[in-house]
RNA sequence: GGACGAUUAGCUCAGCCUGGUUAGAGCAUUAGUCUUAUACACUAGGGGUCAGCGGUUCAAAUCCGCUAUCGUCCA
Numbered sequence: 001g002g003a004c005g006a007u008u009a010g011c012u013c014a015g016c017c018u019g020g021u022u023a024g025a026g027c028a029u030u031a032g033u034c035u036u037a038u039a040c041a042c043u044a045g046g047g048g049u050c051a052g053c054g055g056u057u058c059a060a061a062u063c064c065g066c067u068a069u070c071g072u073c074c075a
Base pairs, nucleotide, nucleotide: 001074002073003072004071005070006069007068010027011026012025013024020058029045030044031043032042033041051067052066053065054064055063
């Protein structure tokens, strides 16, 4: 220098191919119930610039371009 892959909640990940309901799951966390107390269990809740910028579109996490970071490979 080139090719490919990844980036979504505090953590691990789905969703992208095939654009359209209010962006989800598990764990974690908060509150309550329970308990002498803690844990477990149960119930309820909070938490997101979908890496960034731009474009296409009535509509973008999803399609297109560029940039950034990380990983693998080639030279």